Context: one part of a larger RNA
């Protein structure tokens, strides 16, 4: 991981709805007593309970009664009733209360044979260095100090086996080993090490202190009790088929992943009124979009002229004067801005009347609930960056709880709501060149494989419009020729001559020619341009809007039409087909609720479905009353088949098995139904 048995809303009592059933001139008996058996029981027992009347706190009155001074006027009753046992079922309360599962709390008792300290009492440390105090003798000194050889044999001294440790690495990590192993490392007379005996203990020992050790367990051991502890947590919870079907919200909650109540499901009674919806008129009330601004707060850019008030500069013995690219209140002129601005002001939405649709729902009362993490989409907005697959809130819609067709694949997005079946028909979204079911026709437009992610910005691509100049009195481009003169203006400068640079920019000759467009020279020169003229023969140049394209376009395996391929099979427009789902139809079959009846038929609507209500039914064990089959015995178990039924199941045949029970209906009764609990138990 498999296969096989095993496993999870039960039992008592009280309550309370709800079916049924027995009394009902109320209903019932509890303990207790007789009495009887196949021990199941059967009569007795009215004590008590519920009912038969409420009202008040009570006292107390009583079809009323409490408030209250009240006879008032409310509240609460009566007027308008069944009630009770008893049983089943649904759900609640107290019990372990569907099942399984903590860590911990407390009780009382075992442990220091492991380890941590202490206590007694033994033990044990190869061999090698070094060489302290003291003591002797010599020097030395009054006399010590001091100082040299020797003796001495001192140290938590030095090397290094035993022995105790556990510092580095390599290995081992289902190991040889629940801490080892090999190589090296540290201590080794000492706060060493070790044998045996012995103390102290669980909020307590013991600690040279690590929360360390206390029997492979320690931020409180082990063992057995309270004990099924608690678990607002997670896990699991076992057969079918039918009918309806949610919620992820509002309030309160030491609440926020739990819970109460209300919303919204469902089932069972009632109410039926245009009472609820939906449309249409109509009538209303708002202050949102939207505008708007000498209509009000308020923010905010420019100007204007003048005035107040402060600064600052000048002037001045003091009064004061005078400026003022300062600041700051007025006024005022244009443009302009608000969620907490409003002189105005919709659309929707809400009430409300009429009227009609639909015959549905809506309302009342009771019984069980499930729901209090909600997603994405589209609007309208608050957070955030006018970020998020982000987060909050209205509205709506889809998934949640929804299958099917498209969106290559893709809960939430487009279609569109799957009773069952059909090798039948129409279409929806979305397609019709091949994958892949279906298409062809006109016009245009694109050349980028644009189409088949994307911006500011960029460019004589192209389409189509507009519009403003020039032009057969030759235009734009190119060629050919000129492009001059006072003059090298003045000034400045070494030097300024059209071209460093200031200033002025006149005038002449002309068909034209700047006191000069660029390059160039030291400063001239030189080259060019404007302008002109001839040659050429027809369009030229420039804004603007618009369609399609181009560039901008750089990531990590190759990957942005689904691929192939396409120049349409791309892109607008248009026109007619066509395909294309579980949608609509056709036919046949089942259900279910409703309406008529001829009571088994018609018609009509409906039959997606999580929690979750609600019904209806299979199977398995056993009891009980009743039938059944059986000599070729049968039956019940296993193993095999192409039947039957909506299902859960259930027949009929064959085999096997070999005396054992069994099968069927109708009732009760449950230890009654497994693919999952890191479920338990045995196999593989």
């Nucleotide at each position: 991981u498999c296969c096989g048995g095993c496993g999870a809303g039960u039992u008592g009592u009280c309550g309370u709805a709800u079916g049924c059933g027995g009394c009902u001139c109320g209903g019932u008996u509890a303990a207790g007593g007789c009495c009887u058996u196949a021990c199941g029981g059967g009569c007795u027992g009215g004590a008590g309970c519920c009912a038969u009347a409420g009202g008040g706190a009570a006292a107390c009155c009583g079809a009323g009664u409490g408030u209250u001074a009240a006879u008032a006027g409310c509240g609460c009753g009566a007027a308008a009733u069944u009630g009770u046992c008893g049983u089943a079922u649904g759900c609640g309360g107290c019990a372990g209360a569907c099942g399984c599962g903590a860590a911990a709390c407390c009780u009382g008792g075992u442990g220091a044979u492991c380890u941590a300290c202490c206590c007694a009492u033994g033990a044990g440390c190869a061999g090698g260095u070094u060489g302290a105090a003291g003591c002797g003798c010599g020097g030395g000194u009054u006399a010590u100090a001091c100082u040299g050889c020797g003796u001495g044999g001192a140290g938590g001294a030095c090397c290094g086996a035993a022995c105790c440790c556990a510092c580095u690495u390599a290995g081992g990590u289902u190991g040889a080993a629940a801490a080892c192993u090999g190589a090296g490392g540290g201590g080794a007379u000492g706060a060493c090490u070790u044998g045996u005996g012995g103390g102290g203990a669980g909020g307590a020992g013991u600690g040279a202190a690590a929360g360390u050790c206390u029997a492979a367990u320690c931020a409180a051991a082990c063992c057995a009790g309270g004990a099924g502890a608690u678990a607002g947590c997670u896990c699991g919870u076992u057969c079918u088929c039918u009918g309806c079907g949610a919620a992820a919200c509002a309030u309160c909650u030491u609440g926020a992943g739990g819970g109460a109540u209300g919303g919204c499901g469902u089932c069972g009674c009632g109410c039926c009124a245009c009472u609820a919806u939906g449309u249409u008129a109509c009538g209303g009330g708002g202050g949102u979009a939207g505008a708007g601004a000498u209509a009000c707060u308020g923010a905010a850019u420019u100007g204007g002229a003048u005035g107040g008030g402060g600064g600052c500069c000048c002037u001045u013995c003091c009064c004061g004067g005078g400026g003022u690219a300062c600041c700051u209140c007025a006024c005022u002129g244009a443009a302009c801005c608000a969620a907490a601005c409003u002189c105005c002001g919709a659309a929707u939405a809400c009430c409300g009347u009429a009227a009609u649709a639909a015959c549905u729902a809506u309302c009342g009362c009771g019984g069980c609930a499930g729901u209090c993490a909600g997603u994405c989409c589209g609007u309208g907005u608050g957070g955030g960056a006018u970020a998020a697959g982000c987060u909050g809130c209205a509205c709506g819609g889809u998934c949640a709880a929804g299958a099917g067709g498209g969106a290559a694949a893709c809960a939430a997005c487009c279609c569109a709501g799957a009773c069952c079946a059909u090798c039948g028909u129409c279409u929806a979204a979305g397609g019709u060149c091949c994958c892949c079911a279906a298409g062809u026709c006109a016009u245009a437009c694109u050349c980028a494989g644009u189409c088949a992610c994307u911006a500011a910005g960029g460019a004589a691509g192209u389409u189509a419009g507009a519009u403003u100049g020039c032009u057969g009195a030759g235009a734009c481009a190119g060629c050919u020729a000129g492009g001059a003169u006072g003059u090298u203006g003045g000034c400045u400068u070494a030097g300024a001559a059209g071209c460093a640079g200031c200033c002025a920019c006149c005038a002449u000759u002309u068909a034209a020619a700047a006191a000069g467009u660029g390059c160039g020279u030291a400063a001239c020169a030189g080259c060019u341009u404007a302008c002109u003229a001839g040659u050429c023969g027809a369009g030229c140049a420039g804004u603007c809007u618009u369609g399609c394209g181009c560039c901008g376009a750089u990531a990590a395996u190759g990957a942005a039409c689904g691929g192939g391929a396409g120049u349409a099979a791309g892109u607008a427009u248009g026109a007619c087909a066509c395909c294309g789902a579980a949608g609509a139809c056709g036919u046949g079959g089942a259900a279910a609720u409703g309406u008529a009846u001829u009571u088994a038929u018609a018609c009509a609507u409906u039959u997606g479905g999580u929690a979750g209500c609600a019904g209806a039914g299979c199977g398995c064990u056993g009891u009980a009353u009743g039938g059944a089959a059986g000599a070729u015995a049968c039956a019940a178990g296993c193993c095999c088949g192409a039947c039957g039924g909506a299902a859960a199941c259930g027949a009929c045949g064959g085999g096997u098995c070999g005396c054992g029970g069994u099968c069927c209906a109708u009732a009760c009764a449950g230890g009654u139904g497994a693919u999952u609990a890191u479920g338990c138990c045995g196999g593989a």

The prediction has a mean pLDDT of 83. Predicted 3D model of a 684-nucleotide part of an RNA (large-subunit ribosomal RNA, domain II) from Mariniblastus sp. Taxonomically the source falls in Mariniblastus (Bacteria, Pseudomonadati, Planctomycetota, Pirellulales).